[in-house]
This is a predicted structure of a 471-nucleotide part of an RNA (small-subunit ribosomal RNA, 3' major domain) from an uncultured bacterium.
Rfam family: Bacterial small subunit ribosomal RNA. Rfam links the family to the GO terms structural constituent of ribosome and ribosome.
The RNAcentral record of the full RNA draws on ENA, Greengenes and SILVA.
Context: one part of a larger RNA
């Protein structure tokens, strides 16, 4: 000087408390451990691994296993020789890769080019080392800190500044002070949202005038909306308080008030944290194989254990009927209106739309009726069977529909998690990936709470101080 203390003081955070809803019990989904296996590819491991890499394992992916097969190689550059390419279709053998045979088409390109053969230099490796590395990322933590120049003090390590009195979300600001200044952080500048004005008026909108089944059409751009430009909030004003300061408390006006709400933004550093399997890369290793191709299998196994979720156990509910109100988005190898067929998944026709124009699209919670507390008209697992769709192909191993079946479960031990407002809870909708496959992820809106006395205690953190046999 740090770090640590079941030392002290001050302060903060859904840290506790006050509340609301969960997890832990059940069934299923998913990840992991373990076990099994020819293989169940690899990585991630307290917080900060475990619906994580994976925004989508039937083949492919795929790295794993078995079998078949190739050796200058699937890919790049160079050398030598030969040839002039190529593309499509059919047949034979084969699981296919590969091998063999035939037919058709075009002679465009053309010696720096394509293909074939050979030779070796080389290619290739998701092989090892994240404790050799770059880059990227997590975490403490959006915590308020981390430093420097000059000066001063100290033999020196170092101190001072950065401590102190107030204040703040903040090393934020004010005052004081052997310090005076400065940098990286804080804040602001950026984006979305909330109010107003203005510009613009189609594909959007409709107040008044006509018109229609319908903003459908004429007309209009006042309103809504869209998307550009501005304004607006600064403790600016008033009162109190404070040290005449910074600020704090209350009020006015205002769409908004003291950072308005949300996002992006992550200082010096810590964990030899994570990643050699995104990529790049040193070293080491393989080179007829640890490289390449293919078929099939595996990653989907199942006495069990854990994490994360979904659905429930019901009446604030189930079922049937009626039927209103959103927002974000996506669409041409696509979204598919409408119509016909089918109980349905879906199928056959078929219009519009490269989209403020057309489509996905039905929002769901809501309201009315019924059920009357039961393992039920709760719950839907499991199983049987018949189908649909995608795809070369659903046996291992897809999703969906119909009929039948109708398991556990009556609110969950110890323990444990999230959340302070348009939040929690609850309800549906969209998107990426994607042929197909979502309870996951990322977004969107609808309905919409309770509680916070307080900081003694638990956890984490900041500043000052004290002790130390620790560095």
């Nucleotide at each position: 000087u740090g770090a640590c203390g079941g030392g002290g003081g001050c302060c903060c955070g859904c840290a506790c408390a006050a509340g609301c809803g969960g997890u832990g019990g059940a069934g299923c989904a998913u990840g992991u451990g373990g076990u099994u296996u020819a293989a169940u590819u690899c990585g991630a491991g307290g917080c900060a691994a475990c619906g994580c890499g994976a925004a989508g394992a039937a083949c492919c992916u795929u790295a794993c296993c078995a079998g078949c097969u190739c050796u200058u190689g699937a890919c790049a550059u160079c050398c030598u020789g030969g040839u002039c390419g190529g593309g499509g279709c059919u047949c034979c053998a084969g699981a296919g890769a590969c091998g063999g045979a035939g037919c058709c088409u075009a002679u465009c390109a053309a010696u720096u080019g394509g293909c074939c053969a050979g030779u070796g230099a080389c290619a290739g490796g998701u092989g090892c080392u994240g404790c050799a590395u770059g880059g990227c990322u997590g975490u403490c933590g959006u915590c308020a800190g981390c430093u420097c120049g000059u000066g001063u003090c100290g033999u020196g390590a170092g101190a001072u500044g950065u401590u102190g009195g107030g204040u703040u979300a903040a090393g934020u600001c004010c005052c004081g002070c052997a310090a005076c200044g400065a940098g990286c952080g804080c804040a602001a500048c950026c984006c979305c949202u909330g109010c107003c004005a203005u510009u613009a008026g189609u594909u959007g909108c409709c107040a008044g005038c006509a018109u229609u089944a319908a903003g459908u059409u004429g007309g209009g751009c006042g309103c809504u909306c869209u998307a550009g430009u501005g304004g607006g909030a600064c403790u600016g004003c008033c009162g109190g308080u404070g040290a005449u300061a910074a600020g704090c408390c209350g009020g006015a006006g205002g769409a908004a008030g003291g950072u308005g709400g949300g996002g992006a933004u992550g200082a010096c550093g810590u964990c030899a944290a994570g990643u050699c399997a995104u990529c790049a890369u040193g070293g080491c290793c393989c080179u007829u194989a640890c490289g390449g191709g293919c078929u099939g299998g595996g990653c989907u196994a199942c006495a069990c254990a854990c994490g994360u979720g979904c659905u429930a156990c019901a009446a604030u509910g189930g079922c049937a009927g009626u039927g209103a109100c959103a927002a974000u988005g996506g669409g041409c190898a696509g979204c598919c209106a409408c119509u016909c067929c089918g109980c349905g998944a879906g199928g056959g026709g078929g219009a519009g739309c490269u989209a403020a124009u057309c489509c996905c699209a039905a929002a769901a919670a809501a309201c009315u009726g019924u059920c009357u507390c039961a393992g039920u008209u709760c719950g839907g697992a499991u199983u049987g069977u018949u189908c649909u769709c995608u795809g070369c192909a659903a046996c291992u191993c897809g999703a969906g529909a119909g009929c039948a079946u109708g398991a556990a479960g009556u609110c969950g031990g110890a323990a444990u998690c999230g959340c302070u407002a348009g939040u929690a809870a609850u309800c549906g909708c969209g998107g990426a990936u994607c042929a197909g496959c979502a309870u996951g992820c990322c977004g969107c809106g609808g309905u919409g709470a309770a509680u916070a006395c307080g900081u003694u205690c638990c956890c984490g953190g900041g500043c000052c101080u004290u002790g130390u046999a620790c560095a």